[in-house]
Context: one part of a larger RNA
Molecule: large-subunit ribosomal RNA, domain I
Organism: Pseudomonadota bacterium
RNA sequence: GGCACAUGGUGGAUGCCUUGGCAGCAAGAGGCGAUGAAGGACGUAGGAGCCUGCGAAAAGCCUUGGGGAGCGGGCAAGCACGCGAUGAUCCAGGGAUGUCCGAAUGGGGAAACCCGGCACCCGCAAGGGGUGUCACCCGCAAGGGAGCCAACUCGGGGAACUGAAACAUCUAAGUACCCGAAGGAAAGGAAAUCAACAGAGACUCCGUCAGUAGCGGCGAGCGAACGCGGAAGAGGCCAAACCGUCCCAGGUUUCUGGGGCGGGGUUGUAGGACCCGCAUCACGGCAUGCGCGGGGCUAGUGGAAAGAUCUGGGAAGGUCUAGCAAAGAGGGUGAGACUCCCGUACACGAAAGCUCCAGACAGUCAGCGGUGUUCCUGAGUACCCUCGGGCACGUGAAACCCGGGGGGAAUCUGGGGGGACCAUCCUCCAAGCCUAAGUACUCCUUGCUGACCGAUAGUGAACAAGUACCGUGAGGGAAAGGUGAAAAGCACCCCGAGAGGGGAGUGAAAUAGUACCUGAAACCAUGUGCCU
Numbered sequence: 001g002g003c004a005c006a007u008g009g010u011g012g013a014u015g016c017c018u019u020g021g022c023a024g025c026a027a028g029a030g031g032c033g034a035u036g037a038a039g040g041a042c043g044u045a046g047g048a049g050c051c052u053g054c055g056a057a058a059a060g061c062c063u064u065g066g067g068g069a070g071c072g073g074g075c076a077a078g079c080a081c082g083c084g085a086u087g088a089u090c091c092a093g094g095g096a097u098g099u100c101c102g103a104a105u106g107g108g109g110a111a112a113c114c115c116g117g118c119a120c121c122c123g124c125a126a127g128g129g130g131u132g133u134c135a136c137c138c139g140c141a142a143g144g145g146a147g148c149c150a151a152c153u154c155g156g157g158g159a160a161c162u163g164a165a166a167c168a169u170c171u172a173a174g175u176a177c178c179c180g181a182a183g184g185a186a187a188g189g190a191a192a193u194c195a196a197c198a199g200a201g202a203c204u205c206c207g208u209c210a211g212u213a214g215c216g217g218c219g220a221g222c223g224a225a226c227g228c229g230g231a232a233g234a235g236g237c238c239a240a241a242c243c244g245u246c247c248c249a250g251g252u253u254u255c256u257g258g259g260g261c262g263g264g265g266u267u268g269u270a271g272g273a274c275c276c277g278c279a280u281c282a283c284g285g286c287a288u289g290c291g292c293g294g295g296g297c298u299a300g301u302g303g304a305a306a307g308a309u310c311u312g313g314g315a316a317g318g319u320c321u322a323g324c325a326a327a328g329a330g331g332g333u334g335a336g337a338c339u340c341c342c343g344u345a346c347a348c349g350a351a352a353g354c355u356c357c358a359g360a361c362a363g364u365c366a367g368c369g370g371u372g373u374u375c376c377u378g379a380g381u382a383c384c385c386u387c388g389g390g391c392a393c394g395u396g397a398a399a400c401c402c403g404g405g406g407g408g409a410a411u412c413u414g415g416g417g418g419g420a421c422c423a424u425c426c427u428c429c430a431a432g433c434c435u436a437a438g439u440a441c442u443c444c445u446u447g448c449u450g451a452c453c454g455a456u457a458g459u460g461a462a463c464a465a466g467u468a469c470c471g472u473g474a475g476g477g478a479a480a481g482g483u484g485a486a487a488a489g490c491a492c493c494c495c496g497a498g499a500g501g502g503g504a505g506u507g508a509a510a511u512a513g514u515a516c517c518u519g520a521a522a523c524c525a526u527g528u529g530c531c532u
Base pairs, nucleotide, nucleotide: 001531002530003529004528005527006526007525008524009523015517016482017481020453021452022450023449024448025447026446027445028444029442030441031148032147039101040100041099042055043054044053046079049075050074051073061095062094063093064092065091066090070083071082072081106115107114108113116134117133118132119131120130121129122128136145137144138143152183153181154180155179156178157177163170167217193200194199204231205230206229207228208227214222215221235434236433237432238378242263243262244261245260246259247258248257249256250255268412270377271376272375273374275370276369277368278367284365285364286363288362289361293357294356295355296354297353298352300348301347302346306321307320308319309318310317322339323338324328330342331341332340383407384406385405386404387403388402389401390400393419414429415428416427417426418425469476470475489516492503493502494501495500
């Protein structure tokens, strides 16, 4: 020096554990904000720090309920001082207070700071102090707006990588991303729709039709609709004609034009107005308001039944007898508990706030027929041309829908569509508006579940984590869990400056001693043996 074995050190794998995560299910909620939000700064306890709570009334104040013996939040014990059956702490409803910044809003500003005006008050006064008020936009005013928020929705803009085995049309993709707006959903929606000679009957979503018909440097690739089956189901209101009334202008007996309001009216087998005839206050509908009653949510209450013995540090384990069960879900307790504790099944409960349901009341809605062909039925609209965009459809034979520019109708004997265009036929009424449900999503609340993870996993984060730290900044972004049943956390003695160690003691265990469960390997050492 090597090898082997043993014993230690170092190290923190492995096993076990779980306070934390992940994924879902069922309900709920789906908003907060000038009555100052979200988010912060700074304060606030008798005593330093961090977290939590709170706001100069500062781990709190008032009140209404619940609850019933302890309490002064956590790390975190000790000290000091207090509170509580005159019911504290705690839980829930309502209220008060709520510094400064922040939309931030008196003005300014390098956020949490600086400086003002006006009114009133305090002060002898001050370049002093207190309270209130003073931004902008819309609106006559009352009042409203702004800012924040995970995803979902609609709208306005809108890439590239990539694919095409290169690349330009094309694709990726109307995706990512930016902006705007709104709601609990949004959007869409009551046929100028489809269909095909038979018919259907708003919209949305799902399945299918179908990877079909088509589109396509006919490449890559893109990709319907009709119809059918389901979910759900709901239809309404204006404009106009006509009538009335008020105001304005012209005119001035009458009248004409415009505007406001009320009645009327809402349709495509055309409907309505006008005119005529008949009927007419009764049953009913409602998506609106109200709030006696009932349900739910926001605290809670009751809630069955077991002992002995053995092992053990410890019984819930073994054994023996017994009980409850509308409760043998789950968690805890010194090992594995239906009957020890919390609970569970079941049965109850609200002064106050919120919410839903049914019902009463209020409000609101609604008649039928006929003749004539006088009036009305959404205009810079339809339609045409041109240029773009959207439609599965890339200009194509390219209809249809939307937009920029140019031209520019008709009024039911009217007008749109049926994939160039024409005819026949069929079908439907544009140029106004509203509309639940079925559908999408989950920052958040409650309950529950898991052939999900178990500390290099699972969230980045089980722990003072978006922390420490890095970066001028936008931004990036960790590591780090486990004594024991209980601190019983080693009094006392000895060595040592201390650290540390040896005794003693605690404990079932101290090779469980806070560098703490288990404690692998690399690596280091000691002892013994063998080889050189």